[in-house]
Annotation: Transfer RNA from Ostreococcus lucimarinus CCE9901, 73 nucleotides, folded computationally. Model confidence (mean pLDDT): 81 of 100. A source record names the gene tRNA-Lys-CTT-1-1. The RNAcentral record of the sequence draws on GtRNAdb. Its Rfam family is "tRNA". By type it is a transfer RNA.
RNA sequence: GCCGACGUAGCUCAGUUGGUAGAGCGCAAGCCUCUUAAGCUUGUGGUCCAGGGUUCGAGCCCCUGCGCCGGUA
Numbered sequence: 001g002c003c004g005a006c007g008u009a010g011c012u013c014a015g016u017u018g019g020u021a022g023a024g025c026g027c028a029a030g031c032c033u034c035u036u037a038a039g040c041u042u043g044u045g046g047u048c049c050a051g052g053g054u055u056c057g058a059g060c061c062c063c064u065g066c067g068c069c070g071g072u073a
Base pairs, nucleotide, nucleotide: 001072002071003070004069006067007066010025011024012023013022019056026044027043028042029041030040031039049065050064051063052062053061
């Protein structure tokens, strides 16, 4: 250089056919307990990498760029 995959919550990741962005872990509060841990309940969470395009509507489709991983000479 060329080819491919990935980028979504603090972390690990879902999000199927374009139609209200989610789970687990974490964190906070409460319950329980002599206390801690464990357990239970509730809460907390997002510029979906950036810019542009298509569309009534984009995390999802198209283009460009950036980052990262792999392959190739």